[in-house]
RNA sequence: GGGCGCUUAGCUCAGUUGGUUAGAGCAUCCCUCUGAUAAGGGGAAGGUCUCAAGUUCAAGUCUUGAAGCGCUCA
Numbered sequence: 001g002g003g004c005g006c007u008u009a010g011c012u013c014a015g016u017u018g019g020u021u022a023g024a025g026c027a028u029c030c031c032u033c034u035g036a037u038a039a040g041g042g043g044a045a046g047g048u049c050u051c052a053a054g055u056u057c058a059a060g061u062c063u064u065g066a067a068g069c070g071c072u073c074a
């Protein structure tokens, strides 16, 4: 340098054919339960969906470019 894949909450990941409230588990915080702790139950907070541009009435999703990471070829 060429090809392919990935980037969504602190972490690990879903997100269908583009349709409107952006989610789950773990972690954190509060309440409950217990003699106490853990486990269990209820709740809360936490996101510019890597960045920029484009298409569209509407983009996490489609197109283009960039960046980072990984695999591979030379």
Stems, first nucleotide, its partner, number of pairs: 001073007010026004019057001028044005050066005
Transfer RNA from an Anaerolineae bacterium, 74 nucleotides, folded computationally. Rfam family: tRNA. It is annotated as a transfer RNA. The sequence is in RNAcentral, with records from ENA.